[in-house]
Molecule: transfer RNA
Organism: Hyphomicrobiales bacterium
RNA sequence: GCCCGAGUAGCUCAGGGGUAGAGCAGCGGAUUGAAAAUCCGCGUGUCGGUAGUUCAAAUCUACCCUCGGGCA
Numbered sequence: 001g002c003c004c005g006a007g008u009a010g011c012u013c014a015g016g017g018g019u020a021g022a023g024c025a026g027c028g029g030a031u032u033g034a035a036a037a038u039c040c041g042c043g044u045g046u047c048g049g050u051a052g053u054u055c056a057a058a059u060c061u062a063c064c065c066u067c068g069g070g071c072a
Stems, first nucleotide, its partner, number of pairs: 001071007010024004018055001026042005048064005
């Protein structure tokens, strides 16, 4: 330099055009003498960035950034 993959909640990851989700963590409550465990409730997010396509983009396209892999 070229090619491929990944980037979404604090963490691990789903979602691949039509109102952003799960588990864990966290917060509030119940329970307990007090804790742990359990149960109930709460999503906390400019979907890596900029532009484009579209009525509508996390999703499609181009370029850039970061990480991983391959070729030279």